[in-house]
RNA sequence: GGCGGAGUGGCGGAAUUGGUAGACGCAGGGGACUCAAAAUCCCCCGGCUUCACGGCCGUGCGGGUUCGAUUCCCGCCUCCGCUA
Repeated sequence: GGCGGAGUGGCGGAAUUGGUAGACGCAGGGGACUCAAAAUCCCCCGGCUUCACGGCCGUGCGGGUUCGAUUCCCGCCUCCGCUA
């Protein structure tokens, strides 16, 4: 250089014949239980904005197709493998 694969919350990791993004687990916060703790159970847990309700944004980055994109197309970046 060529070919192929991967990139999603703080971390791991789902969702891919285009149709509510963040399932599930770990970590974290609050509560119940306990004399106290552990274990167990319940709730919360991306960002911006709002007193709140809510609204907008968010799948490596930038574009495109589409009513609609994590998914399809193009370019780029990073990592892994194969090959020369």
This is a predicted structure of an 84-nucleotide RNA (transfer RNA) from a Myxococcota bacterium. Taxonomically the source falls in Myxococcota (Bacteria, Pseudomonadati). It matches the Rfam family "tRNA". The family's RNA type in Rfam is transfer RNA.